[in-house]
Molecule: transfer RNA
Organism: Candidatus Saccharimonadota bacterium
RNA sequence: GGGGGCGUAGCUCAGUGGUUAGAGCAGAGGACUCAUAAUCCUUUGGCCGUUGGUUCAAGUCCAACCGCCCCCA
Numbered sequence: 001g002g003g004g005g006c007g008u009a010g011c012u013c014a015g016u017g018g019u020u021a022g023a024g025c026a027g028a029g030g031a032c033u034c035a036u037a038a039u040c041c042u043u044u045g046g047c048c049g050u051u052g053g054u055u056c057a058a059g060u061c062c063a064a065c066c067g068c069c070c071c072c073a
Base pairs, nucleotide, nucleotide: 001072002071003070004069005068006067007066010025011024012023013022018056027043028042029041030040031039049065050064051063052062053061
């Protein structure tokens, strides 16, 4: 320099263009226990990397840029 993949909660990841974006773990509160762990219940936490574009409607499609990873040279 060329090509490809990924970016969504603190972490690991789902999410067919159409209801108010979800799960597990973690955090907080509670139940249980003499107590702890385990288990069970409830609950907090996001404007989806940034900026534009397409569309009645974008996490999802398109472009540029930013970051990380892989391949080629």